Context: one part of a larger RNA
Molecule: small-subunit ribosomal RNA, 5' domain
Organism: metagenome
RNA sequence: GGAUAAACGCUGGCGGCGUGCUUCAUGCAUGCAAGUCGUACGCUCUGACGCAAGUCAGGGAGUGGCAAACGGGUGAGUAACACGUAAGUAACCUGCCCCGAAGUGGGGGAUAACACUUCGAAAGAAGUGCUAAUACCGCAUGUGGUCCUUUCCUCAAGUGGGGAGGACUAAAGCCGUAAGGCGCUAUGGGAGGGGCUUGCGUCUGAUUAGCUAGUUGGUGGGGUAACGGCCUACCAAGGCGAAGAUCAGUAGCUGGUCUGAGAGGACGGUCAGCCACACUGGGACUGAGACACGGCCCAGACUCCUACGGGAGGCAGCAGCAAGGAAUAUUGUGCAAUGGGCGAAAGCCUGACACAGCGACGCCGCGUGAGGGAUGAAGGCCUUCGGGUUGUAAACCUCUUUUCCCAGGGAUGAAAAAAAAUGACAGUACCUGGGGAAUAAGUCACGGCUAACUACGUGCCAGCAGCCGCGGUAAUACGUAGGUGGCGAGCGUUAUCC
Numbered sequence: 001g002g003a004u005a006a007a008c009g010c011u012g013g014c015g016g017c018g019u020g021c022u023u024c025a026u027g028c029a030u031g032c033a034a035g036u037c038g039u040a041c042g043c044u045c046u047g048a049c050g051c052a053a054g055u056c057a058g059g060g061a062g063u064g065g066c067a068a069a070c071g072g073g074u075g076a077g078u079a080a081c082a083c084g085u086a087a088g089u090a091a092c093c094u095g096c097c098c099c100g101a102a103g104u105g106g107g108g109g110a111u112a113a114c115a116c117u118u119c120g121a122a123a124g125a126a127g128u129g130c131u132a133a134u135a136c137c138g139c140a141u142g143u144g145g146u147c148c149u150u151u152c153c154u155c156a157a158g159u160g161g162g163g164a165g166g167a168c169u170a171a172a173g174c175c176g177u178a179a180g181g182c183g184c185u186a187u188g189g190g191a192g193g194g195g196c197u198u199g200c201g202u203c204u205g206a207u208u209a210g211c212u213a214g215u216u217g218g219u220g221g222g223g224u225a226a227c228g229g230c231c232u233a234c235c236a237a238g239g240c241g242a243a244g245a246u247c248a249g250u251a252g253c254u255g256g257u258c259u260g261a262g263a264g265g266a267c268g269g270u271c272a273g274c275c276a277c278a279c280u281g282g283g284a285c286u287g288a289g290a291c292a293c294g295g296c297c298c299a300g301a302c303u304c305c306u307a308c309g310g311g312a313g314g315c316a317g318c319a320g321c322a323a324g325g326a327a328u329a330u331u332g333u334g335c336a337a338u339g340g341g342c343g344a345a346a347g348c349c350u351g352a353c354a355c356a357g358c359g360a361c362g363c364c365g366c367g368u369g370a371g372g373g374a375u376g377a378a379g380g381c382c383u384u385c386g387g388g389u390u391g392u393a394a395a396c397c398u399c400u401u402u403u404c405c406c407a408g409g410g411a412u413g414a415a416a417a418a419a420a421a422u423g424a425c426a427g428u429a430c431c432u433g434g435g436g437a438a439u440a441a442g443u444c445a446c447g448g449c450u451a452a453c454u455a456c457g458u459g460c461c462a463g464c465a466g467c468c469g470c471g472g473u474a475a476u477a478c479g480u481a482g483g484u485g486g487c488g489a490g491c492g493u494u495a496u497c498c
Base pairs, nucleotide, nucleotide: 001498002497003496004495006494007493008492009491010490013366014365015364016363017362018361019359020358021324026322027321028320030319031318032317035066036065037064040063041062043060044059045058046057047056048055049054073277074276075275082202083201084200085199086198087197088196089195092194093193094192097190098189099188100187102185103184104183105139107137108136114129115128116127117126118125119124144169145168146167147166148165149164150163151162152161153160173182174181175180203249204248205247210240211239212238215237216236217235218234219233220232221231222230252274253273254272255271256267257266258265259264279300280299281298282297283296302313303312304311305310330356332355333354334353338352339350340349341348342347369399370398371397372396379390380389381388382387404435405434406433407432408431409430413425442487443486444485445484446483447468448467449466453482454481455480456479457478463470464469
């Protein structure tokens, strides 16, 4: 000098764009943050029409489906195939989506809701009876698929690809007058996504030198979507290490950011990719996908309710509270846009997101007036008492209106075959008219480094100080004043990095 997720002191007019718990991964009141589908299903309530049957519209809980594994948060743990990069998978999986090709036949038994009864303070639970389905279970069919036998091709490879025979193996309906549409089942391929493996790279310490028994390898078996000590039984005695094993400390990694001429050094906040975690520890269930932040079970700590028998909870989602701290925001508006979930659609949900609010926290831009104006006014300060300086500065004259105030108008963002409707922001930005210099300047320094000096007070005191050093009676170094210099809605200090 540059930089910062900064803080502190003094000061503070406006706008745009960003950004805002670095500390206790501490504890949390309250509200909201994941639902949706009646074109899968039965029941029930309300309204309209109707004599009724019923039709239409709307609501409720339930069965069922899809979603809830995304999106959002945090950085505790992790020195590791965690990340980065380059490969491999003949060792693998993949819901929704796209392309191809085949099928969707015929049956059955339940159960929630509901009704009744019982238990319980509650949370909730039990029994009996009734009912539906795209819920559940057999049978048939088998394009296919899987397994076995056999055969051909390919490859470095027994695991890849093809043919023949045998065994096993599937389905669900809904809407529509219909045409047809949406589904369902088995399967081949794709896209996108993921699992696993490997080469190389990735902090400090030797005042850590030896470490290791599922340890290293093999065989059989199990398990997984899949290879594998992943697990297990047996067998062998291996495996790693001064090219630093093991141990200890520290740490999420990267794209990047800061600095620097570069090489390098430091950092990893916002944004993006990956990983890990969700009160602490463990576990599985469901599912295409989880070992699952707003799911379940167990244990623990903590908080709450209780009729003392027993129950409920998890903000490292958005706000907000307490605590900690030098320190970090609103219990805001809206789904209008973008995106996501569900739905045939209308639409519903969305603290993702879009916006607004607060903070000079940062960067950028603008303003606080412009021109004229010497009796060089008054006042202040200094003085050799002549004067000098503040200083064209002010007053005063002329002008302008960015900004500010008032009034009027008022967006783009929004619609893609056509027409229509739809804006949180927002009566905002912006435009026009009117008013009046009006509403707007500080802060630090002035001994040298370093740009800017005098007076008074103080008297090694009070104090200053980044370094050198100032202060003990004329201090340009302390304090005050005048003046001056620097920067300017900021200035200075502190902390940290280069």